[in-house]
Molecule: SAM riboswitch aptamer (S box leader)
Organism: uncultured Muriicola sp.
């Protein structure tokens, strides 16, 4: 890289270095930024995907509950910053509003 399930309005930022951008892709809003942006690096923290214990269950597993946080990721402005494209639903005279799907991110399998 292309595939499967799961989640996404909740939480977490100091310092170094850097020296213009940056919020994933294309438009558009709207915002963060020389009171220093992106990368990189250091320590801190966040949650709990995998993990770990313990109970419950079972032949044996599945499964489910509680409690941890040592290891592997991830993550630490703004709801995945919010709108588009398709589908439904409710309103409706010209524009909303919810709800999914698509996309994306992340984790765990597969390849």
């Nucleotide at each position: 890289u292309a595939g499967u399930u799961a989640u996404c309005a909740a939480g977490a930022a100091a310092g170094g270095u850097g020296g213009a951008g940056g919020g994933a892709u294309u438009a558009g809003a709207c915002c963060c930024u020389u009171u220093g942006a992106a990368g990189c690096c250091u320590u801190a923290g966040c949650a709990a995907c995998c993990c770990u214990u313990u109970g419950u269950g079972u032949c044996a597993g599945a499964a489910c509950a509680a409690a941890g946080a040592a290891g592997g990721u991830g993550c630490u402005a703004c709801a995945u910053u919010c709108u588009a494209u398709c589908a439904c639903g409710c309103a409706u005279u010209u524009a909303g509003c919810g709800c999914g799907a698509c996309a994306g991110a992340u984790a765990a399998c597969a390849c």